[in-house]
Transfer RNA from a Eubacteriales bacterium, 72 nucleotides, folded computationally. Rfam family: tRNA. Rfam classes the family as a transfer RNA.
């Protein structure tokens, strides 16, 4: 330099046009004599970044950033 492919919370991860699911983890409460279990609450108005297309975009197009595979 060409192809492919990932990018969502502090961590992992669903989501495939109609406004973001679970799970750890932290935070605040019940229990507990403390802890631990175990229950309730809470916890992404910016989905990698800028543009467009739509009434309406984490999703569709363009471009570019970082990482990873692959050709050479």
């Nucleotide at each position: 330099u060409g192809g492919g492919g990932u990018a969502u919370a502090g961590c992992c991860a669903a989501g495939c046009g109609g406004u973001a699911a679970g799970g750890c983890a932290a935070u605040g409460g019940a229990c507990u004599c403390u802890g631990a279990c175990u229950c309730c609450a809470u916890c992404a108005u910016u989905c990698g970044a800028a543009g467009g297309u739509u009434c309406g975009a984490a999703u569709c197009c363009u471009u570019c950033u970082a990482c990873c595979c692959u050709a050479g």